[in-house]
RNA sequence: AUGAGUAAGUGAAAUGGUCGCGGCCGCAAGGCUGAGGAAAGUCCGGGCUCCACAGGGCAGGAUGCUUGCUAACGGCAAGUGAGGGUGACCUUAAGGAAUAGUGCCACAGAAAACAAACCGCCUCUGCUCCUUUUUACAGAAGCCGGGGUAAGGAUGAAACGGUGCGGUAAGAGCGCACCAGCGGCAAGGUGACUUGUCGGCUCGGUAAACCCCAUCUGGUGCAAGACCUAAUAGGAGAACUAAUGGAGUGGCCCGCUUCGUUCUCGGGUAGGUCGCUGGAGAUUCCAGGCAACUGGGAUUCGAGAUAGAUGACCAUUCAACGACAGAACCCGGCUUACGGCUUAGUCAACCAG
RNA sequence: GGCGACAUAGCCAAGCGGUAAGGCAGAGGACUGCAAAUCCUUUACGCCCCAGUUCAAAUCUGGGUGUCGCCU
Numbered sequence: 001a002u003g004a005g006u007a008a009g010u011g012a013a014a015u016g017g018u019c020g021c022g023g024c025c026g027c028a029a030g031g032c033u034g035a036g037g038a039a040a041g042u043c044c045g046g047g048c049u050c051c052a053c054a055g056g057g058c059a060g061g062a063u064g065c066u067u068g069c070u071a072a073c074g075g076c077a078a079g080u081g082a083g084g085g086u087g088a089c090c091u092u093a094a095g096g097a098a099u100a101g102u103g104c105c106a107c108a109g110a111a112a113a114c115a116a117a118c119c120g121c122c123u124c125u126g127c128u129c130c131u132u133u134u135u136a137c138a139g140a141a142g143c144c145g146g147g148g149u150a151a152g153g154a155u156g157a158a159a160c161g162g163u164g165c166g167g168u169a170a171g172a173g174c175g176c177a178c179c180a181g182c183g184g185c186a187a188g189g190u191g192a193c194u195u196g197u198c199g200g201c202u203c204g205g206u207a208a209a210c211c212c213c214a215u216c217u218g219g220u221g222c223a224a225g226a227c228c229u230a231a232u233a234g235g236a237g238a239a240c241u242a243a244u245g246g247a248g249u250g251g252c253c254c255g256c257u258u259c260g261u262u263c264u265c266g267g268g269u270a271g272g273u274c275g276c277u278g279g280a281g282a283u284u285c286c287a288g289g290c291a292a293c294u295g296g297g298a299u300u301c302g303a304g305a306u307a308g309a310u311g312a313c314c315a316u317u318c319a320a321c322g323a324c325a326g327a328a329c330c331c332g333g334c335u336u337a338c339g340g341c342u343u344a345g346u347c348a349a350c351c352a353g
Numbered sequence: 354g355g356c357g358a359c360a361u362a363g364c365c366a367a368g369c370g371g372u373a374a375g376g377c378a379g380a381g382g383a384c385u386g387c388a389a390a391u392c393c394u395u396u397a398c399g400c401c402c403c404a405g406u407u408c409a410a411a412u413c414u415g416g417g418u419g420u421c422g423c424c425u
Stems, first nucleotide, its partner, number of pairs: 002348003006344005013317007021034005036324001040335002043333005048221001050219002055254004060217005065079005080094001081092004095212002101210002103206003118153002120149005126143003130139002161179006180202002182199007225274004235265006245259004281300008318322001354424007363377003371408001379395005401417005
């Protein structure tokens, strides 16, 4: 100096002025305060609300290597295995070693899963023909049929371990060496797993197909829910009955709570307050832990609307003319979008010493 | 704000692991004096986009985009 890769920070660009909008304080003048790292998607989890402070079962759903963390999680941290990269490093929905069972594997191909025999190879019986020959025996070729074979060919995404040597009529883990897988045993590790050793045990793929196993799981979603005030209204009519019923209750059954039920007519379907922001809060220090995180101390308060505020203009500055985008109950995550700038390590090859 | 569904050719749509039916429209031809209707033939870069699982994805899984519906 170039190219990579990791971790983190910043980000309505900043400052000043004028005018304006929401909230709070104030009699008033006026003062203080007012979007984000994702406020987004609503994909998970929790708080909170009402219904049993959510109880039993079925069905359904979710998660899925290990150990931890957490209020909880499908999140995070540290590891294991597998895959990728020269490397720093990155990715990983990764249980049932698809040996509980079922299903599927199009086309092609003989065969797609209790293996099988199309061509080929080997062998046997019979027949035909040829050579030699007096005939027979023998040899060579071909055909029908029986048997053996999984080495070779051809198909496919995938063909029942791979390569080599031996072996055999031809072949074959049939035997052996090495490699791959699987299983047993031993050692190490909390564990996932790793290492060693033994055994010819050789078993297709697919569970983001059904399924099995383990763990978790009630519904609702602030338009939840609670209260106040006004008006009507303890309204009129009809029908049905006794609870083995109706409603709350949502996929179902039980359980629980509560109650006369249904239909028609009439009336109403508006306003306000709370929920609402002080919280698993923010900043910082110490201690424990590899880390996620936990414990303790100090300081601090940083939007709260209800048709919904957070803006406009002027001046100056900048390497930049300023990206993605804007609260609506709150919080922890994930995912997605994002112009540029800054900081700290690491790697590769090259050059110089 | 909360909850849910859908996206296949210009239009309407079937298919839900094995390479995408059908109808309308379009183009050409036949019929006709010329048209319509009818009949025959035919085009198309079409499964909203990006990843993943699988030998193979419109279909299964995750993320994104767009459209529509329900709740005061």

Notes:
Two RNAs folded together computationally: RNase P RNA and transfer RNA, 425 nucleotides in total. It holds a member of the Rfam family "Bacterial RNase P class A". It is annotated as a ribozyme.